Transfer RNA from a Mollicutes bacterium, 74 nucleotides, folded computationally.
The sequence was found in a public genome assembly.
It matches the Rfam family "tRNA". Gene Ontology term of the family: triplet codon-amino acid adaptor activity. From the family's description: Transfer RNA (tRNA) molecules are approximately 80 nucleotides in length.
Model confidence (mean pLDDT): 80 of 100.
RNA sequence: GGACGAUUAGCUCAGUUGGUUAGAGUGCUACGUUGACAUCGUAGAGGUCACUGGUUCGAGUCCGGUAUCGUCCA
Numbered sequence: 001g002g003a004c005g006a007u008u009a010g011c012u013c014a015g016u017u018g019g020u021u022a023g024a025g026u027g028c029u030a031c032g033u034u035g036a037c038a039u040c041g042u043a044g045a046g047g048u049c050a051c052u053g054g055u056u057c058g059a060g061u062c063c064g065g066u067a068u069c070g071u072c073c074a
C1' cells in the first nucleotide's frame, strides 16, 4: 500500500426484506424475602446505534468518506 470483517447500555452480544417505543444476559441502584449475608422475586436508572455526509415519506439496517480494532496478501 491492498482485500475482507467488526464498531449497538459499564461488560458480552442480538436486532428478521428499511416501518413508527432500540432489546437480552450480566453488572449497577432501590424495595421485598433473611437475625445478617447469599440466592431468589419486583421495579428502576443507564444508548448522539464509532464519527460525518447522502438516499428515502421513514435508516441501527442501504450508499460514500473518516477513525479505531482484528485477519490475510504484498
Stems, first nucleotide, its partner, number of pairs: 001073007010026004019057001028044005050066005